[in-house]
Context: one part of a larger RNA
Molecule: small-subunit ribosomal RNA, 3' major domain
Organism: Picea sitchensis
């Protein structure tokens, strides 16, 4: 000096407590372990792996396996040879590939040749998702958005080092004030950035309003007040009043205000720790492969299934299920696309086809909710797994292995032991909706978006994690 202590003091945090809803029991979805397999490709493994890489495994992807093939190679540069390139037909084959026949000659030119393109040959080389993340770069997680980590000069100590950074207050904060052998400074904190919340100015089309008529459609005229959309700007700073405090920093309460003490949320992650993760994004040293550990193709596998486990979805019902009618969103996507209206179909969907490169047309129906009806505590009009059957869609192709629809079937489940998780306000809970990836989709995932909308916080004794000071101990 750091580390450790079932030592001490102070403090913080959904850490406990208080409360609400879950997980753990059921069925299913999905990931992982294990087992199996020709192969079930590989990575990630306490928190910080396990709906993770994967923002989509039928083929492709694909790295795995079986079989069929290739060896200067699917790809790059250089050399030589004969040809333009290209197109058509036949044959063999599962395809890749192998073989045969035919058509046609272009562009530039100093007439030697050249460019582009495919074919053949020899060698330098190509190639690899082979190994090593304990050789590395880059990048990411984590402690932790915790309040810390350091430096210059000076001073103290023989030195390691200390001081500053400690003390008294205060703060979300090493935030600020006061004291002090320290005086200053840097990286973090905060602020500057974005979104939301209020006003003003400005601009009004496709948006808004009025008149007006009409429907499938704002198709017409007028307006710039309102809503809204974009731009600019104002506004919040403990500014102000009294109180408290040490005349300080600040703290508690009030006024005004759309907003009050960091207004709410995001982006932003110091020095370092874990030889943490990644050689399979990429890059890269070294090692090993080179008629194969490289490359092409067909089929299979990554979807197996006694079991164990993580994360979710749906439920077990009456604060409910079902039927009929009614109301009001936000944010997004669309031309290889979104696709109204109309017609057919119980439906998934199909037919015809207008409009829209979108504040114009369209996806699009918001759902929970409200009103009326019915069911009456039952494994039921609960729950929907499983299975049968008939269909639809995408795609060369839905058997292994897609999604959706109709009819029939109607499993477990009656609120879950020990244990354990999330959350402090427009939050939890609940409820729809949209996007990306995408031919289709195994999405109940993930990222947004609005609707309805709580309870509780006495307190810091205890559990877990962390910060500062101090003390004891062993080790260096």
């Nucleotide at each position: 000096u750091g580390a450790u202590g079932g030592g001490g003091g102070c403090c913080u945090a959904c850490a406990u407590a208080a409360g609400c809803g879950g997980u753990g029991g059921a069925g299913c979805a999905u990931g992982u372990g294990g087992u199996u397999c020709a192969a079930u490709u590989c990575g990630a493994u306490g928190c910080a792996a396990a709906g993770u890489g994967a923002a989509c495994a039928a083929c492709c992807u694909u790295a795995c396996c079986a079989g069929g093939g290739c060896u200067u190679g699917a790809c790059a540069u250089g050399c030589c040879g004969a040809g333009a390139a290209u197109c058509c037909u036949c044959c063999u084959g599962a395809a890749a590939g192998a073989g045969a026949g035919g058509a046609u000659u272009g562009c530039c030119u100093u007439u030697g040749g050249g460019a582009a393109c495919g074919c053949g040959g020899a060698c330098a080389c190509a190639g690899g998702u082979g190994g090593u993340g304990u050789a590395u770069g880059g990048u990411u997680g984590u402690c932790g958005u915790c309040a810390g980590c350091u430096c210059g000069u000076g001073c103290c100590g023989c030195a390691a080092g200390g001081u500053g950074u400690u003390g008294g207050g205060u703060u979300a904060a090493g935030u600020c004030c006061c004291a002090c052998a320290a005086c200053g400074a840097g990286c973090a904190c905060a602020a500057c950035c974005c979104u939301c919340g209020u006003g003003u100015u400005u601009a009004g089309u496709u948006g808004c309003c009025a008149a007006c008529a009409u429907u499938g459609a704002g198709u017409u005229u007028g307006g710039a007040a309102c809503c809204c959309u974009g731009a600019a700007u104002a506004g919040a700073c403990u500014g102000u009043c009294g109180g408290u405090g040490a005349c300080a920093a600040g703290c508690a309460a009030g006024a005004g205000g759309a907003a009050g003490g960091u207004g709410a949320g995001g982006a932003u992650g110091a020095u370092g720790u874990c030889a943490a993760g990644u050689c399979a994004u990429c890059a890269u040293g070294c090692c090993a492969c080179u008629u194969a550990c490289g490359c092409c193709c067909u089929a299979g596998g990554u979807g197996a299934c006694a079991c164990a486990u993580g994360u979710g979805c749906u439920a077990c019902a009456a604060u409910g299920a079902c039927c009929g009618a009614g109301a009001a969103a936000a944010a997004g996507g669309g031309u290889c696309g979104c696709g109204a209206c109309c017609c057919c179909g119980c439906g998934a969907g199909g037919g015809c086809a207008a409009g829209c490169u979108a504040a114009c047309c369209u996806c699009a129906a918001a759902a929970a909710c409200c009103c009326g009806g019915c069911c009456u505590u039952a494994g039921u009009u609960u729950g929907g797994a499983u299975u049968g059957u008939a269909g639809g869609c995408u795609a060369c192709a839905a058997c292994u292995c897609g999604c959706c629809u109709g009819c029939a079937u109607g499993a477990a489940g009656c609120g879950a032991u020990a244990a354990u998780c999330g959350c402090u306000a427009g939050u939890a809970a609940u409820u729809g909706u949209c996007g990306g990836u995408c031919a289709g989709c195994c999405a109940u995932a993930u990222g947004g978006u609005g609707g309805u909308g709580a309870a509780u916080c006495c307190g810091u004794u205890c559990c877990c994690a962390g910060g500062c000071c101090u003390u004891a101990u062993a080790g260096a």